[in-house]
This record gives sequence, structure tokens and C1' cells, in this order.
RNA sequence: GAGCCGGCCAGACAGCCGCGCGUCCGGCUUCGGCCGGGCGGGAGGAAAGUCCGGGCUCCACAGGGCAGGGCGCCAGGUAACGCCUGGGGGACGCGAGUCCACGGAAAGUGCCACAGAGAACAGACCGCCUAAGCGGCUUCGGCCGCCGGCAAGGGUGAAACGGUGCGGUAAGAGCGCACCGCGGGACCGGCAACGGGACCGGCACGGUAAACCCCGCCUGGAGCAAGACCGAAUAGGGAAGCAUAGACGCGGCCCGCGUCGCUUCCGGGUAGGUUGCUUGAGGGUCGUGGUGACACGGCUCCAGAUGAAUGGCUGUCCACGACAGAACCCGGCUUAUCGGCCGGCUC
RNA sequence: GGCCCCAUCGUCUAGUGGUCCAGGACAUCACUCUUUCAAGGUGAAGACACGGGUUCGAUUCCCGUUGGGGCCG
Repeated sequence: GAGCCGGCCAGACAGCCGCGCGUCCGGCUUCGGCCGGGCGGGAGGAAAGUCCGGGCUCCACAGGGCAGGGCGCCAGGUAACGCCUGGGGGACGCGAGUCCACGGAAAGUGCCACAGAGAACAGACCGCCUAAGCGGCUUCGGCCGCCGGCAAGGGUGAAACGGUGCGGUAAGAGCGCACCGCGGGACCGGCAACGGGACCGGCACGGUAAACCCCGCCUGGAGCAAGACCGAAUAGGGAAGCAUAGACGCGGCCCGCGUCGCUUCCGGGUAGGUUGCUUGAGGGUCGUGGUGACACGGCUCCAGAUGAAUGGCUGUCCACGACAGAACCCGGCUUAUCGGCCGGCUC
Repeated sequence: GGCCCCAUCGUCUAGUGGUCCAGGACAUCACUCUUUCAAGGUGAAGACACGGGUUCGAUUCCCGUUGGGGCCG
């Protein structure tokens, strides 16, 4: 100087005035709360997309089967995962490292357009050969034709049924041999994925599974507008359909379970409040164990709104401030993001 | 806040992974017809939302982003 990986910050400080929450004190109260003051704490690394996984709630504390969906090297971590860590294999890079939807194509089926002779028990367009057989000609050297042989070379294509070399042959060909590739493989190492591999096989098995499919594993549905409580209003009726072999809960179907009339339309009524709600598989820091993800222990910290708070002004400073705003909660992934700091490593 | 669906010329749409040009209708433009306009006829231009991946090949299959629409007590 050029890079690679990991972690962190997200304008700072001071003053003044505000906003919503909790708590304490005082006052008022129609007992529901209201006002004033003090104190405490008040958005993010993604709060986003809603793409996965879970908690929680209801449906039967979720049951059986089929269908459907998801995942896919191995081992571990975790509440769980499609996430993470470590390892294996492959690709890229000089390297630090990065990336990978990475089971099965000798279970089966489908597809492989155009071009090309031939596209999957392939094929003969150009080309090469004329040893054997037949016919003709002959200057007896051979030549031509037929019957044929070949898969080396050309050409087409994304892909042409092992590659290179030597031998071999009429020309050729795993036809033979050597090396490489491929398949099988006793045995060895490893928990495993996998790696190494004596030896055997002359090569048989093209690609595609983000095509159907097969194998293994997982999977009931809905979602806080779930659900619960209090309260207000009410109405009963009319029409149609189905009615125990039915309807609904119940979601794609069947079984099974529960309830007993149910559904649709017309017409009619209504007022909202409380809860769920935030202490949780939580964050920070220290120690111990582990390569690591992580686990255990000590200390410490803590938004909860419901028209919905986290803002405004002034002053000083700088590198002049990006993406962006909680709404039941949590673990991930993905996407967006000005600028800067720290640590480790490579060339 | 949650749960779903969709995206192809200007508009409405068709489209098993395949050639040649992604086809059609309306609209637009040009020419023709007519005294002129309309209608008719002939022709032209015009699109797979965006970025990656799988595949020989993607509008189609997969992932992400963007935009639009629907439902809820």
C1' cells in the first nucleotide's frame, strides 16, 4: 500500500419548556377519577419484510388414516428452527478467507427445442478402407463397380456413448498395453459425513429431481381484531333450503369426539369499557467449563400506548449526523443503512 | 396489527420450460375509401414490475425486493 474476518457506536454536552407510563406525597371528588409536586425509567440494530421457528390463547390439554406442505452431507448447540457452531465434500482466490436448495438419475415415468447422419440399448452426411466374396476391364502393376467394413478425422450441438500415447489393422476400434479418469473393493483412520487403499473390472451406467417421483425426518387449524370479564341495546318476526342417513364446531377429505335444530336472505337493534400487557428460553458485566455455538453461577438493569408518548428551543463543539419509529412476546433469517472506532489475520 | 391474493403492449386479456415475431380485442398512428367525417379495408408501432439463482434454454420453476388489491370485532 492492497485486502480478509469479527466486534462496537449511531451526533456529544449543558440549560429551559413539554409528552405518555409507574410510584410516593398533598388537595378535590359525583368514589369512576381529576389537579399539583417529587422521584424512577421511556424505541432499534434493524422496531421493517412477515420469510421460518417457538411461547401464549381458543377450538377435544389435538386423537387415527389419507391427501397436502416443508426440510435434506455429518456431528453438536437450542424451547424449537429452514437458525447457529465445528467438521467433510465441491467451486473461487497467491493468501487471509468467501460461497454452495450438498439425499437418490444402475425403482420407475417424462423431457432434451433448433441444428445435426445420429439425442439415449444412437448414428453414417462429408470422409477413411477394399484384406475376404462376386462381377467387369486390363498395358497383368492394378483400376472400377457391387456386397461390405470403420468410428480415428471433419461438421452440428449445451450435451455425440472415456482421454492421451504406443502397438495393432485393409482401414479402424479398450482390440491389446502404460498412465489418467470411472466402477467395485478386503483392510486402515474417523462417533459420523468422509478420507486413504492392496487388489479386481476393459468401461457397463449422458443431463435434468428449483419435472413427476422414491427414501428419510418434521408437520392439526386459527391467530392478541386470539381469548376472558363487566356493561348497553334487543325482537320477536317474514321468506327459502336442509333436517338424525342432518347441520354446526371442523379448517382438503374420511373416521372419531362434542353440541342440538342449523344455514342464507329481508327487516331491525347496538355504546363501549376493563383485561390479555409485559420479568422474559430477556439485556449488560464478571467468573468457570467447552475449539466453538452454548451452558452454569454471582452482581446489576427493565417502554407499555389505544388517535396511540419518546419532542421542541437556545448555546458550545465536531468528522455536520444514514436507514429508519415499539403495538402480545421471544429466537433467527432477509432486506435498508451517512460516517467512524477497536481487535485479529493475509499478500 | 394480523392473514391472504395479484402483477404480460395505453386498457382488457391468451400463453405444457423451446425455435420463427409472446398471440388476440379495443385504443393510437400511417395509407386507402369519401366532397368531408364516421364506419370499412390494408399495414405499422407498442408489453412479460425489478434483481439474483436452477436449467443447454425462464413470461413460466425457486428466492429476494418493489408496487397494487382484499378480509378481520